THF (Tetrahydrofolate) riboswitch aptamer from a Clostridiaceae bacterium, 92 nucleotides, folded computationally. Of the family's consensus pairs, 94% are formed in the model. It matches the Rfam family "THF (Tetrahydrofolate) riboswitch aptamer". Rfam describes the family as follows. Tetrahydrofolate (THF) riboswitch was first reported for Ames et al. as an RNA motif in 5' untranslated (5'-UTR)regions of folate transport and biosynthesis genes in Firmicutes genomes. The sequence was found by an Rfam model in a public genome assembly. Taxonomically the source falls in Clostridiaceae (Bacteria, Bacillati, Clostridia, Eubacteriales). Its mean pLDDT, the model's own confidence on a scale to 100, is 86.

């Protein structure tokens, strides 16, 4: 110097366990903030505050449970998985 590789935030699927069904949550719009391969930096990705709009599937029964529903929370596993610059490992 060259080649190859490891590694993020997250995404999808499954399982378990919860929440709501007296409607939160999810998703959408605007705006503010935050975190993000080992380091720096970064957003059209991720999280979050505020405001706004939209919106739902409930039943059974043996009182304490069950079956559903929600583009529902969390955990685990599997698969996929950084833009730029510099590092790390391996090969010659």
């Nucleotide at each position: 110097c060259a080649u190859a590789g490891a590694g993020u935030a997250g995404a999808c699927a499954a399982a378990g366990u919860g929440c709501g069904u007296u409607a939160a949550g999810u998703g959408c719009u605007a705006u503010g903030g935050g975190a993000u391969g080992g380091a720096a930096u970064g957003u059209u990705g991720c999280c979050u505050g505020u405001a706004g709009a939209c919106g739902a599937a409930a039943g059974g029964u043996g009182u304490a449970c069950c079956u559903g529903c929600g583009g529902u929370g969390c955990u685990u596993u599997g698969u996929c998985g950084c833009g730029u610059u510099c590092g790390c490992u391996a090969u010659a």